[in-house]
Context: one part of a larger RNA
RNA sequence: CUGGGCGUACAGCGCGCGCAGGCGGUGGACCAGGUGCCCGGUGACAUCCCGCAGCUCAACUGCGGGCGGCCCGGGUAGACCAGUUGACUAGAGGCAGAGAGAGGCAGGUGGAAUACCCGGUGGAGCGGUGAAAUGCGUAGAGAUCGGGUGGAACACCAGCGGCGCAAGCGGCCUGCUGGCUCUGAACUGACGCUGAGGCGCGAGAGCGUGGGGAGCAAACCGGAUUAGAUACCCGGGUAGUCCACGCCGUAAACGAUGUGCACCCGGCGCGGGGGGGUGAUUGCGCCCCUCUGUGCCUGAGCUUACGCGAUGAGUGCACCGCCUGGGGACUACGGCCGCAAGGCUAAAACUC
Numbered sequence: 001c002u003g004g005g006c007g008u009a010c011a012g013c014g015c016g017c018g019c020a021g022g023c024g025g026u027g028g029a030c031c032a033g034g035u036g037c038c039c040g041g042u043g044a045c046a047u048c049c050c051g052c053a054g055c056u057c058a059a060c061u062g063c064g065g066g067c068g069g070c071c072c073g074g075g076u077a078g079a080c081c082a083g084u085u086g087a088c089u090a091g092a093g094g095c096a097g098a099g100a101g102a103g104g105c106a107g108g109u110g111g112a113a114u115a116c117c118c119g120g121u122g123g124a125g126c127g128g129u130g131a132a133a134u135g136c137g138u139a140g141a142g143a144u145c146g147g148g149u150g151g152a153a154c155a156c157c158a159g160c161g162g163c164g165c166a167a168g169c170g171g172c173c174u175g176c177u178g179g180c181u182c183u184g185a186a187c188u189g190a191c192g193c194u195g196a197g198g199c200g201c202g203a204g205a206g207c208g209u210g211g212g213g214a215g216c217a218a219a220c221c222g223g224a225u226u227a228g229a230u231a232c233c234c235g236g237g238u239a240g241u242c243c244a245c246g247c248c249g250u251a252a253a254c255g256a257u258g259u260g261c262a263c264c265c266g267g268c269g270c271g272g273g274g275g276g277g278u279g280a281u282u283g284c285g286c287c288c289c290u291c292u293g294u295g296c297c298u299g300a301g302c303u304u305a306c307g308c309g310a311u312g313a314g315u316g317c318a319c320c321g322c323c324u325g326g327g328g329a330c331u332a333c334g335g336c337c338g339c340a341a342g343g344c345u346a347a348a349a350c351u352c
Stems, first nucleotide, its partner, number of pairs: 003324004007306002012320001014201004021194003025088002028085003033081002035077007048066007091191001092188002095184005103177007110154001115149007125136002162169002206247006215241002220236004258319006266297014301308002325352003334345004
């Protein structure tokens, strides 16, 4: 100094941005720090290795010979690494034109439905279940018609479809705004990849302050069921769900599969773009080529198997994260963070 691994057995950070660090395209010149080689020095004694010898052997001891790394000085080589210099365009970025989209934020607006309120009609039930009951209703419910209020969510379109880094995003309109794809190419000239720390984003639930509250609904109260029923079913119902601002920072945050690049058979779809052909050019198609995204099947190869198979779990390279028998333990203690709930980091005894 290090082995083997990480889809499902232990193991990919939820996702991104990015400082340090690691790694880094093509061709030339210079240099000679790394690197290789040569020469010299050093490498004490003992030890070690080889040979010989002395204790009756051996251990032990004596004598002789020998060894390397590292280091120091000098020289040399110039491929590779580093450095300096000037150059290139295949990586990366920019420019022009075109395009698709529930990408984000803000404001506005529409209809259906539920509920409630007012009024009309009407007159005994409604509701609910496996069956019932609690519940609602002659103080007029349910049903139906008209009017009004309010909140939340947007049927059909809708797709194995699209967009987003992930979380996630779905009525319609407007404004602001991010990213992506294709085509062209006369711009820059390696500006790149990854990324310990760090910073940001981050479903739901939960928390704080204020609002809002139709429906739904933890807790809770009833009715049933049952041996019981702190459940499943039914009737109610408060937080919450919604909005604003501020926290929390978790998840089966999943493709249980880190990111980037290169290379390596085919077939069938879907979405976005470009080119060519064809049916008389419009129309609407059909066929072929190509770039990009998203699926299915399969070859080689890989895999314990299942399976993966150009969207790799194939073949390589770069960098990061992580694992190291089960339980104890997504715990204790300590530290950091949080208003709290708790989060992050993370043992040991003991035990099998």
Notes:
This is a predicted structure of a 352-nucleotide part of an RNA (small-subunit ribosomal RNA, central domain) from an uncultured bacterium. The RNAcentral record of the full RNA draws on ENA, Greengenes and SILVA.